[in-house]
Context: one part of a larger RNA
RNA sequence: GCCGGGGAGUUACGGUCGGUGGCAAGGUUAACCCGUCGAGGGGAAGCCGAAGCGAAAGCGAGUCUUAAUAGGGCGACUAGUCGUCGGCUGUAGACCCGAAACCUGGUGAUCUACCCAUGGGCAGGGUGAAGCGGGCGUAAGAACCCGUGGAGGCCCGAACCGUUGUACGUUGAAAAGUGCUCGGAUGACCUGUGGGUAGGGGUGAAAGGCCAAUCAAACCAGGUGAUAGCUGGUUCUCUCCGAAAUAUCUCUAGGGAUAGCCUCGAGAGUUCAGCAACGGAGGUAGAGCACUGUUUGGGCUAGGGGCCCUAAAAGGUUACCAACCCCAGGCAAACUCCGAAUGCCGUUGCUCUAGAUCUCGGGAGUAAGACGGUGGGGGAGAAGCUUCAUCGUCUAAAGGGAAACAGCCCAGACCACCAGCUAAGGCCCCGAAGUGUGCGCUAAGUGGGAAAGGAUGUGGAGUUGCAAAAACAGCCAGGAGGUUGGCUUAGAAGCAGCCACCCUUGAAAGAGUGCGUAAUAGCUCACUGGUCGAGGGACUCCGCGCCGACAAUGUAGCGGGGCUCAAGCGCACCGCCGAAGCUGUGGACGUGCCUGGCCUUCGGGUCUGGUACGUGGUAGGAGAGCGUUCUGUGCGGGGUGAAGCGGGACGGUAACGGUCCGUGGACUGCACAGAAGUGAGAAUCCCGGC
Numbered sequence: 001g002c003c004g005g006g007g008a009g010u011u012a013c014g015g016u017c018g019g020u021g022g023c024a025a026g027g028u029u030a031a032c033c034c035g036u037c038g039a040g041g042g043g044a045a046g047c048c049g050a051a052g053c054g055a056a057a058g059c060g061a062g063u064c065u066u067a068a069u070a071g072g073g074c075g076a077c078u079a080g081u082c083g084u085c086g087g088c089u090g091u092a093g094a095c096c097c098g099a100a101a102c103c104u105g106g107u108g109a110u111c112u113a114c115c116c117a118u119g120g121g122c123a124g125g126g127u128g129a130a131g132c133g134g135g136c137g138u139a140a141g142a143a144c145c146c147g148u149g150g151a152g153g154c155c156c157g158a159a160c161c162g163u164u165g166u167a168c169g170u171u172g173a174a175a176a177g178u179g180c181u182c183g184g185a186u187g188a189c190c191u192g193u194g195g196g197u198a199g200g201g202g203u204g205a206a207a208g209g210c211c212a213a214u215c216a217a218a219c220c221a222g223g224u225g226a227u228a229g230c231u232g233g234u235u236c237u238c239u240c241c242g243a244a245a246u247a248u249c250u251c252u253a254g255g256g257a258u259a260g261c262c263u264c265g266a267g268a269g270u271u272c273a274g275c276a277a278c279g280g281a282g283g284u285a286g287a288g289c290a291c292u293g294u295u296u297g298g299g300c301u302a303g304g305g306g307c308c309c310u311a312a313a314a315g316g317u318u319a320c321c322a323a324c325c326c327c328a329g330g331c332a333a334a335c336u337c338c339g340a341a342u343g344c345c346g347u348u349g350c351u352c353u354a355g356a357u358c359u360c361g362g363g364a365g366u367a368a369g370a371c372g373g374u375g376g377g378g379g380a381g382a383a384g385c386u387u388c389a390u391c392g393u394c395u396a397a398a399g400g401g402a403a404a405c406a407g408c409c410c411a412g413a414c415c416a417c418c419a420g421c422u423a424a425g426g427c428c429c430c431g432a433a434g435u436g437u438g439c440g441c442u443a444a445g446u447g448g449g450a451a452a453g454g455a456u457g458u459g460g461a462g463u464u465g466c467a468a469a470a471a472c473a474g475c476c477a478g479g480a481g482g483u484u485g486g487c488u489u490a491g492a493a494g495c496a497g498c499c500a501c502c503c504u505u506g507a508a509a510g511a512g513u514g515c516g517u518a519a520u521a522g523c524u525c526a527c528u529g530g531u532c533g534a535g536g537g538a539c540u541c542c543g544c545g546c547c548g549a550c551a552a553u554g555u556a557g558c559g560g561g562g563c564u565c566a567a568g569c570g571c572a573c574c575g576c577c578g579a580a581g582c583u584g585u586g587g588a589c590g591u592g593c594c595u596g597g598c599c600u601u602c603g604g605g606u607c608u609g610g611u612a613c614g615u616g617g618u619a620g621g622a623g624a625g626c627g628u629u630c631u632g633u634g635c636g637g638g639g640u641g642a643a644g645c646g647g648g649a650c651g652g653u654a655a656c657g658g659u660c661c662g663u664g665g666a667c668u669g670c671a672c673a674g675a676a677g678u679g680a681g682a683a684u685c686c687c688g689g690c
């Protein structure tokens, strides 16, 4: 890992509601007794109900409050009770498995820590303390030298004890080792044997170390099925309905209680909802500036500042600041002179009769939501961000589209069909359907990713002081004189700078547009003539395109091929494809109604036919069934072969059932009723096999 087997809402006693049965203003017995431990019978009591109200005395269909015969509160105007079955609930282990722990009593120091007693062990080599002897030395000493001597938690290094580094080993040879290397090796050394200290206790040269491969409190048994608001698991089928992820409170936030939303039953009977009309409340969007604030420019003019004058005051002045006021123009969630659309409430009418609405009762689940559209807050007018409101979808929804893609678009799957029509989206090929039609647009593969910004891209519309009296561009020519204007300056001559910007000739020519010079010079422009001969310049708006545009395996920003339409958009037109949508045909079931039959305790139940509507579904509610084991009653089957097992194209909407053949070799089926150790794929489930 697979297969087989085992494996989870039970039982007792209460409560409550419902189904059903008995009796009924009553219902019922408990222990116990008789009886055969059964059936049945008896059974003083007790319990529930038939009356309540008040704290109580107490009164009583009333009573309490109170001065009250007033008002008000709680009651009365009748249905219970005892069985039984089922739902839920309380107390119990209470659906099953699961702690880390806590406590009690014991077992452990054969491992290991420390201690006690008594034994054992340490090759060899080196160093050479004290002491002693001699020498030398001294006043005597000390010191010094030689010898002797053999000290030391001394040195090197085996045994022995340890384990520094590294490699290997890592389902090992080994639940800690092996190889090499390394530390101690007369000591606080190592070691044998015997003994001692025990669990909040020991022992510890102290690491929370060690106390039998276990230690921040050993192990074993018990309390014990501890508790687990947590995780996991919880076994057959079909039918009907079908949520929530919100509010309030919570030592509450991943748990609860109540409400909301779901379901089942009973009652009410259009009360719901949609639309219309009418009547309401309201201060949002927008707008506005009348209030509260804020704000730009101008005017007017208090006040202030500067300046002038004055000894001071007074006065004058100002292109400074600036209130009120006036004109013009803005802004506001916490501004409003105004003010919608929606939404909300009410009345009436119409439509709707639906798994609409309301009330009471039984049972829940939910109280982690997600994304999308819209309106707001937070954030950065970020987030697949966060938090509200409202609608939708997903959740709990399959199908078609979006290449793929819970939350987007279309659309809600009872079953069958080799029939039809459509939706979104599509119709060149992959790939069902148009290489559809007409007129324009794009040239960028734009389409098929992107901004500020940039640009004689291109199409369209518009405005306009130019133009055959010749524009625009090019080319030819002119572009002069007073004058080098004045000032300034070393110089300033059109062209550093300041001021002025005139006059003349003329077709035209600035006291000069740019380059240039030290300053002149020189080139050029404005302006004019000629040449040429038809549009040109400027501006505004709209459509489509261009640049801006850099990332890591490999094109890689159309799903692909490929496309210049098979792109885009506008207008106009026709056809088709396309879903589990709709239609058609057949069938099943649910609910309501109608018809008929049967039963009935008269509440209803059941069946045939017809008809209308309906039948996605998680948590969850409700209903109907299948199968397993055992029991009772009835009827059966079986060595002429039971059950079980294997196989086959049979039947039923499903759980399942039947039959035949084989195997097997002794039990077993059906109907009705009853009782449960009653259904397995999951629990790192348990046991076994392989």
Stems, first nucleotide, its partner, number of pairs: 001690006011092013026048003032042003052059002062074004095233002098230001102223006113197009122187001124156003127152001131148005160184003165180004199215001201211003236625006246259005260366002262363007271356001273351008286338001287336002292332008301322001303321002305318004369394010399410003414587004419583003425577003428561003434574001436573005447563001453547002457544008466535001474531005480504003485499003510525001514523002588615007596607004626679001628676010644663005650657002
Molecule: large-subunit ribosomal RNA, domain II
Organism: soil metagenome